Context: one part of a larger RNA
RNA sequence: CCCAGGUGAAGGAACUAGGCAAAUUGACACCGUAACUUCGGGAGAAGGUGUGCCCUAAGAGAGGUAUGUGCUAGCCAUAUAUUUUUCUGAAGGUUGCAAAAACCAGGUGGCUGCGACUGUUUAAUAAAAACAUAGCACUCUGCAAACUCUCAAGAGGAAGUAUAGGGUGUGACGCCUGCCCGGUGCCGGAAGGUUAAUUGAAGAAGUUAUUUUUAUAAAGAAGCUUUUGAUCGAAGCCCCGGUAAACGGCGGCCGUAACUAUAACGGUCCUAAGGUAGCGAAAUUCCUUGUCGGGUAAGUUCCGACCUGCACGAAUGGCGUAACGAUGGCCACACUGUCUCCACCUGGGACUCA
Repeated sequence: CCCAGGUGAAGGAACUAGGCAAAUUGACACCGUAACUUCGGGAGAAGGUGUGCCCUAAGAGAGGUAUGUGCUAGCCAUAUAUUUUUCUGAAGGUUGCAAAAACCAGGUGGCUGCGACUGUUUAAUAAAAACAUAGCACUCUGCAAACUCUCAAGAGGAAGUAUAGGGUGUGACGCCUGCCCGGUGCCGGAAGGUUAAUUGAAGAAGUUAUUUUUAUAAAGAAGCUUUUGAUCGAAGCCCCGGUAAACGGCGGCCGUAACUAUAACGGUCCUAAGGUAGCGAAAUUCCUUGUCGGGUAAGUUCCGACCUGCACGAAUGGCGUAACGAUGGCCACACUGUCUCCACCUGGGACUCA
């Protein structure tokens, strides 16, 4: 020096990213216990007092024995006497530094973010604010259900039947959930347009019986072949409506009030519609350590406000919320070797020698 422990003057978080680690607290009984609250909780809130042994009043209970009485005649009930024992315990006394004497054995409180909660998760770097959850909503499904596995048979769903089952989103509870259907999707509609296979009108080309000729060649019916495709033709798409707890979206400029400032008000452009309630420098705020207030001697964090929201906002949920959390941030009390600032002790290593 390292590891595991122990003790410590004065101070008491000055340490540090952070009270990490350690210390404090700790049992039982009694007294007492706030805000808030979903009236259950919060709560062991907090904060106090007592605790050994001896002696002795008193009270309560249980068992044994004896005797008497009663009846339902018993492993019964009841009364008295006696005896054993348990619990509570006033007052008094007494020992020690100390009586829950050792071991065992909650530190506490305040403000706030997130998630309602118990639960689940990255076996071996993440336990969380992530996932799930009850509740809520939308949507599909009439049973040979929808949906899933499978080539099929078949199976699950379900030995269920819309108070059921599948999918999706949100996430207890409370108060609520605004506007937009132009785009995309889904649902409905069928007049018109477009449109596949199919049908094959009509045309074109090749071939050649035959005819003509300058006998080289030219024309060329039927048939066959190749090709073009008039007409017929559903869904879909175009089209017409609906639908946002479907995917999603939710403006700009200019002027105006008798100080100034601001703009209830007006004008104008654009849009499908221009962000409502609530919240707001926020797990979201760039500028920013915004400004004001609180806490500190001093506070980029924290709490309360303001609103100028770079770039909150309503089931991709908004805002609150008791309880809960090995959850994040801040503060206080107690406590301490975390520190000022280190010292000593115990055990084991390292180290030296053999």

Predicted 3D model of a 354-nucleotide part of an RNA (large-subunit ribosomal RNA, domain IV) from Fastidiosibacteraceae bacterium XS4. Lineage of the source: Bacteria > Pseudomonadati > Pseudomonadota > Gammaproteobacteria > Fastidiosibacteraceae. The prediction has a mean pLDDT of 86.